[in-house]
Molecule: transfer RNA
Organism: Polyangiales bacterium
Order: sequence, then C1' cells, then structure tokens
RNA sequence: GCGGGAGUAACUCAGUGGUAGAGUGCCAUCUUGACAAGGUGGAAGUCGGCAGUUCAAUCCUGCCCUCCCGCACCA
Repeated sequence: GCGGGAGUAACUCAGUGGUAGAGUGCCAUCUUGACAAGGUGGAAGUCGGCAGUUCAAUCCUGCCCUCCCGCACCA
C1' cells in the first nucleotide's frame, strides 16, 4: 500500500430502514440472625466521528479514526 472483519450500556453481545434490547455487573428493596443464592423495582446509550441518500438511518452510500486477520512492498 491492497483486501476482509469488527466498533451499540461498565463488560459480553443482539437488533439488517419506522423513535435501541438481553445477560452479567451496579443501586434500592424483599427474604436471612448474618452472608451467599433467589424475588421485585430502578439507573446507565451523541449506536466510533463527519457528510450524503430518505418522509424517516444503529441499519444504505462516501470519507476519516481505532482494533483484528490475510496479502504485498521494503536493507
């Protein structure tokens, strides 16, 4: 340099055009003598960034950034 994959909650991931969810974790509460486990409720997101297409974009297109894989180049 070329090609491919990934980027969504603190973490691991779903969501393939119609106003974003799960598990774990966190907070409160119930239960216990207490802890753990379990039940109930709750908080937590500029969906990597900027543009474009569209009535509408996490989703489609372009560019950029970060990470991973392969190929190539390089004394």